[in-house]
RNA sequence: CACUGACAAGGGCAAACUUGUUGAAAAACAAGGACGCAAAGCCACGGGUCUAAGGUUGAGGUUGGAUCAACUAGGAUCGCCGGGCUGCCGGA
Repeated sequence: CACUGACAAGGGCAAACUUGUUGAAAAACAAGGACGCAAAGCCACGGGUCUAAGGUUGAGGUUGGAUCAACUAGGAUCGCCGGGCUGCCGGA
């Protein structure tokens, strides 16, 4: 440096759920809590997925507003997959 995670040590992270806060939402953050994780450390770069405030089109309506439907990411997810960067311990 590359491979690998049987065993061991010291540790690390924290799903669902609950409470609070933020947000239009997806979701995020904090506390509690552990399903799991050897990169579940970091980066939305490619694909996927989620959301649709705003926008566009349409419906309806006397008109306007409100309402409803479809589409849309510049929003979210790195604990969906791939890629990039970095890294602890053990093994051979």
Source information: Model confidence (mean pLDDT): 86 of 100. Predicted 3D model of a 92-nucleotide RNA (c-di-GMP-I riboswitch aptamer) from Cohnella zeiphila. The model forms 95% of the base pairs in the Rfam consensus. The organism belongs to Cohnella, within Bacteria.